A computed fold for a 350-nucleotide part of an RNA from an uncultured bacterium, annotated as small-subunit ribosomal RNA, central domain.
Context: one part of a larger RNA
RNA sequence: CUGGGUGUAAAGGGAGCGUAGACGGCAAGACAAGCCUGGAGUGAAAGGCGGGGGCCCAACCCCCGGACUGCUCUGGGAACUGUCUGGCUGGAGUGCAGGAGGGGUAAGUGGAAUUCCUAGUGUAGCGGUGAAAUGCGUAGAUAUUAGGAGGAACACCAGUGGCGAAGGCGGCUUACUGGACUGUAACUGACGUUGAGGCUCGAAAGCGUGGGGAGCAAACAGGAUUAGAUACCCUGGUAGUCCACGCAGUAAACGAUGAAUGCUAAUUGUCCGGAGGGAUUGACCUCUGGGUGAUACAGCGAAAGCGUUAAGCAUUCCACCUGGGGAGUACGCCGGCAACGGUGAAACUC
Numbered sequence: 001c002u003g004g005g006u007g008u009a010a011a012g013g014g015a016g017c018g019u020a021g022a023c024g025g026c027a028a029g030a031c032a033a034g035c036c037u038g039g040a041g042u043g044a045a046a047g048g049c050g051g052g053g054g055c056c057c058a059a060c061c062c063c064c065g066g067a068c069u070g071c072u073c074u075g076g077g078a079a080c081u082g083u084c085u086g087g088c089u090g091g092a093g094u095g096c097a098g099g100a101g102g103g104g105u106a107a108g109u110g111g112a113a114u115u116c117c118u119a120g121u122g123u124a125g126c127g128g129u130g131a132a133a134u135g136c137g138u139a140g141a142u143a144u145u146a147g148g149a150g151g152a153a154c155a156c157c158a159g160u161g162g163c164g165a166a167g168g169c170g171g172c173u174u175a176c177u178g179g180a181c182u183g184u185a186a187c188u189g190a191c192g193u194u195g196a197g198g199c200u201c202g203a204a205a206g207c208g209u210g211g212g213g214a215g216c217a218a219a220c221a222g223g224a225u226u227a228g229a230u231a232c233c234c235u236g237g238u239a240g241u242c243c244a245c246g247c248a249g250u251a252a253a254c255g256a257u258g259a260a261u262g263c264u265a266a267u268u269g270u271c272c273g274g275a276g277g278g279a280u281u282g283a284c285c286u287c288u289g290g291g292u293g294a295u296a297c298a299g300c301g302a303a304a305g306c307g308u309u310a311a312g313c314a315u316u317c318c319a320c321c322u323g324g325g326g327a328g329u330a331c332g333c334c335g336g337c338a339a340c341g342g343u344g345a346a347a348c349u350c
Base pairs, nucleotide, nucleotide: 003322004321005320006319008303012318014201015200016199017198021194022193023192025088026087028085029084030083031082033081034080035077036076037075038074039073040072041071042070049065050064051063052062053061054060091191092188093187094186095184096183097182098181103177104176105175106174107173108172109171110154115149116148117147118146119145120144121143125136126135162169163168206247207246208245209244210243211242215241216240220236221235222234223233258317259316260315261314262313263312266295267294268293269292270291271290272289273288274287275286276285277284299306300305323350324349325348332343333342334341335340
């Protein structure tokens, strides 16, 4: 490289948007670049291949054939690919009518609880553990009542429930705003799919500047435990956790499963819709679209399992793998304030 692969054996990019490129619906007409076919020229000789011949044979040599799968010119064909032209509506999108949702951003606001402060009542303990001690408390703690301050998180509802591309999103109200879904079939008429580079988003921890700081809590200190105990347990406690702006760009960023489209038994739960029946509301019944779960046939799979939300059967595009260690290291380059991130070897060794 090919081939074969990528849920768990090595391997799906953290996610989206999108450039080039690759691939691309139905019917018609034109062209003839690809494609098919006929002809001509050329494709030196030698060699090689097939047949025959000459040296006694062979090597070697000679003759004939075919081949040289190519290139150029030219006549023709029009199914497919391509290009052009005018059309179509099934893909895609728009409009109109709806309901659902912790989707996002900003502002405002509420109650419970913890802590602290002030005041009252009240007295000797409280706290903590396996048991203790450190700690707090007669300068009046713990407990309890009233008032106040401040920060953070939102009990119940709450659900293999909902929304979002992923990360993620949960008190309530308002403003602005994105997407999906259903119905309708008015409009556009292939406008599509994927997507190397690129751009944007991206948990937690971390970094910069300025705020904030109740609780919790790396580091740290003390008390225990222990042979030791730089831990597990306890008492404290600073960064941090919170807010604003900027940086960072990684995670078991997981469904360890890239995106898109088509096809392929049944059964059942649930969420959001629609249509019909039920004379009306209604319990309920039938059909149907979109999501999210549980079984399960075929098929697949090394197995466990997957199974219309595929890991089945196919198609298009991207990414990635190629024995273990060395190593996600070194070097170089790019990015970053730094931490570090991205790219990413080899020797050697088994």